Context: one part of a larger RNA
Molecule: large-subunit ribosomal RNA, domain II
Organism: Candidatus Aenigmatarchaeota archaeon
RNA sequence: GGCAGGGAGUUUACUUCCGUGGCAAGGUUAACCGUCUCUCGGCGGGGAGCCAUAGCGAAAGCAACAAGCCCGCAGCCGCUUUGCGGUCAGGGGCGCCGUGUGAAAGUGCGGGAAGUCACGGGGGUAAGACCCGAAGCCCCUCGAACUACUCGUGGGCAAGGUGAAGCCUUCCGAAAGGAAGGUGGAGGCCUGAUAGCGUUGCUGUGCACACGCGCUCGCGUGAUCUGCGAGUAGGGGUGAAAAGCCAAUCGAGAGGGGCGAUAGCUGGUUCCUCCCAAAGUGAGUCUAAGCUCAGCCCGGUCCGAGGUAGGUAGGAAGGUAAAGCACUGACUGGGAAGUUGAGAGGCGAGAGCCUCGGCUUCCUUGUCAAACUCAGAAUGUGCUACCGCCGUAGAAGACCGGAGUUAGAGUACCCGGCGUAAGGCCGGUGCUCGAGAGGGAAUGAGCCCAGACCGAGGUUAAGGUCCCCAAAUCCUGGCUAAGUCAGGAAGGUUGUUUCCGACCCUAAACAGUGGGAAGGUUGGCUUAGAAGCAGCCACCCUUUAAAGAGUUCGUAAUAGAUCACCCACCUAGGUCGGGAGCGCCCACAAUUAACGGGAGUAAGUCAGGUACCGAUACCCCGGACCAGCUUCAGUAGAAGCUGGGAGUAGGGAGGCGCUCCGCCGGGACGGAAGCAGGGCCGUAAGGUCCUGUGGACCGGGUGGAGACGAGAAUCCUGCC
Numbered sequence: 001g002g003c004a005g006g007g008a009g010u011u012u013a014c015u016u017c018c019g020u021g022g023c024a025a026g027g028u029u030a031a032c033c034g035u036c037u038c039u040c041g042g043c044g045g046g047g048a049g050c051c052a053u054a055g056c057g058a059a060a061g062c063a064a065c066a067a068g069c070c071c072g073c074a075g076c077c078g079c080u081u082u083g084c085g086g087u088c089a090g091g092g093g094c095g096c097c098g099u100g101u102g103a104a105a106g107u108g109c110g111g112g113a114a115g116u117c118a119c120g121g122g123g124g125u126a127a128g129a130c131c132c133g134a135a136g137c138c139c140c141u142c143g144a145a146c147u148a149c150u151c152g153u154g155g156g157c158a159a160g161g162u163g164a165a166g167c168c169u170u171c172c173g174a175a176a177g178g179a180a181g182g183u184g185g186a187g188g189c190c191u192g193a194u195a196g197c198g199u200u201g202c203u204g205u206g207c208a209c210a211c212g213c214g215c216u217c218g219c220g221u222g223a224u225c226u227g228c229g230a231g232u233a234g235g236g237g238u239g240a241a242a243a244g245c246c247a248a249u250c251g252a253g254a255g256g257g258g259c260g261a262u263a264g265c266u267g268g269u270u271c272c273u274c275c276c277a278a279a280g281u282g283a284g285u286c287u288a289a290g291c292u293c294a295g296c297c298c299g300g301u302c303c304g305a306g307g308u309a310g311g312u313a314g315g316a317a318g319g320u321a322a323a324g325c326a327c328u329g330a331c332u333g334g335g336a337a338g339u340u341g342a343g344a345g346g347c348g349a350g351a352g353c354c355u356c357g358g359c360u361u362c363c364u365u366g367u368c369a370a371a372c373u374c375a376g377a378a379u380g381u382g383c384u385a386c387c388g389c390c391g392u393a394g395a396a397g398a399c400c401g402g403a404g405u406u407a408g409a410g411u412a413c414c415c416g417g418c419g420u421a422a423g424g425c426c427g428g429u430g431c432u433c434g435a436g437a438g439g440g441a442a443u444g445a446g447c448c449c450a451g452a453c454c455g456a457g458g459u460u461a462a463g464g465u466c467c468c469c470a471a472a473u474c475c476u477g478g479c480u481a482a483g484u485c486a487g488g489a490a491g492g493u494u495g496u497u498u499c500c501g502a503c504c505c506u507a508a509a510c511a512g513u514g515g516g517a518a519g520g521u522u523g524g525c526u527u528a529g530a531a532g533c534a535g536c537c538a539c540c541c542u543u544u545a546a547a548g549a550g551u552u553c554g555u556a557a558u559a560g561a562u563c564a565c566c567c568a569c570c571u572a573g574g575u576c577g578g579g580a581g582c583g584c585c586c587a588c589a590a591u592u593a594a595c596g597g598g599a600g601u602a603a604g605u606c607a608g609g610u611a612c613c614g615a616u617a618c619c620c621c622g623g624a625c626c627a628g629c630u631u632c633a634g635u636a637g638a639a640g641c642u643g644g645g646a647g648u649a650g651g652g653a654g655g656c657g658c659u660c661c662g663c664c665g666g667g668a669c670g671g672a673a674g675c676a677g678g679g680c681c682g683u684a685a686g687g688u689c690c691u692g693u694g695g696a697c698c699g700g701g702u703g704g705a706g707a708c709g710a711g712a713a714u715c716c717u718g719c720c
Base pairs, nucleotide, nucleotide: 001720002719003718004717005716006715011127012126013125014124015123016122017121018120019119020118021117022116023115026051027050028049032045033044034043035042036041055062056061065095068094069093070092071091075087076086077085078084079083096111097110098109099108100107101106130268131267133265137258138257139256140255141254142253148232149231150230151229152228153227154226155225156224157222159191160190161189162187166183167182168181169180170179171178172177196219197218198217201215202214204213205212234250236246237245238244271655272654273653274652275651276650281294282293283292284291285290295405296404297402298401299400300399301398302397306390307389308388310387311386312385313384314383316381323373324372328369329368330367331366333364334363335362336361337360338359339358340357343356344355345354346353347352408433409432410431411430412429414428415427416426417425418424438449439448440447453623454622455621457619458618459617463613464612465611466598467597468596472610474609475608476607477606478605479604485600491585492584493583495582496581497580498579499578500577501576502575503574504573512569513568514567515566516565518542519541520540523537524536525535548563552561553560625644626643627642628641629640630639631638632637656709658706659705660704661703662702663701664700666698667697674693675692676691677690678689679688680687681686
């Protein structure tokens, strides 16, 4: 890992609601007794007790409508029958009554009789309470054969090195003392594969892998190593201290017990179909992974006529968006006036004056605001009316029973707060996912289309129609040359198309080409020089078709080149500014890797048009199911009409299968169950038949009872 088998809402008591049945102002027995009986149990006793029959009040205590009036559903009756009327169980509104309180008014609870017992089912509570799962806590016991420390008694440590004290001799010294040579043999000394002990490194090695082995390495006369015998025990020991060790177990050992501890946490929880279908919000919480109440879902009962998500109109409240500056504040230029104890500058001998500046006000100009508003939408809100839609085939509402939910997510060129931003965080509204399949977006929970009962055919949606790939190489007119399309900003662009404006132009524009571009004069000043062209000042006059006291280059300064300006040639548009469309640059990452690919100059893009393809959508045909109604049948049910269908948590309904029991009725050695293969039937759970195998039991109907259904739980056991 596979397979087989096992594996999880049970039982009792009390309680509540629903269903079914008995009896009913009553209902019912419990223990126990008698009797019958193999057991189970049946029958007959047993009224103790319990619930109900009256409530209110803390209590003392007091103590209620079997109907006085009105409305009125169903039903029934009548009629002049889309309806109207009468009566009206049940239902409703008044009135009245009991009691508590109160001075009273009033107000709380109650009153015109339905319960109780049994069985079944849904909940609740107590219990292990659907199953498995802790780490832990406590009690009793067993452990020092491992290991820690201690005590008692024994044992072990090749060989070598170093050479302390002491001593001897000699020498020095007055002495104290010192030196040298020997001798000596100290040391938690040294080397050491002596034994022994240890275990530093190696991603060494590895079926001897809960730590062995190898190499390397440390200690090896000591706080040394070691045998044996003893001691210390679990909040205790022992510890040269690492919370180390106390038998592969230690921040509190192990075994058994309390024990099915508790777990608001994780996991798991077993057949089918049909109907409906959520919530991730509010409040509270030693609350935040939980729970309670409300909200939202499901089922049932009651009542009996309205309800309302849409549209239109009327009338109502409002202070948002945009806007505005009249208020509150912020902010700009100009002007005016007032004011200014100490500001700056100027004048004045001084008093003082002038200018600037500051502050305030006014006029004018230009701006801003969530906590500004003179004004002020759209939308939204609430009321009324009408239309629409739903509703007597029972809506709305009320009550009863059962839940689940309390981690939500994305999206909108949506509305807000925080943030540089985020697939960000926190709110609001709608949608979708959650709990939604199908088609599209190459691929994709939340985007676009569209809400899937089954089978068959057709038509469309989004999106597409050159090939992959179903359908146009479709039509008309533009644009793009970038493979833009098919990712991208500020900024840039004489890319190209188009629109608008101004100006020049056949008395010739723009560009090009040829020619001219002169004289006073080298203007004056400055300067070494300054001559159009370093700089300062001025910028005149003349000749002209025109020509600056000079546009740029150039020279030391001149010279030279060139321009403005003029003429000629040529010829028809030209120059400048602004806007729009499509492009271009900006544009850097690790596979070719940013059209899904091929490819495409239309198969890109803009505008218009016609066809076609394309979903489980829509239409049509057939079928099954569910709900309501009608008719028939009348216990099941049949036919018809109308409507319906996704689904997680969850609610409701109906079924299938397994084992056992009672009753009825069957099969089987002429072959039961089981197993294997196959056929058929049923929407399904499943059923049935045939053949083989097998070799002795097994179905059906009906009623009842459950240790009743397996794929998951790192599930358990076995086998492979």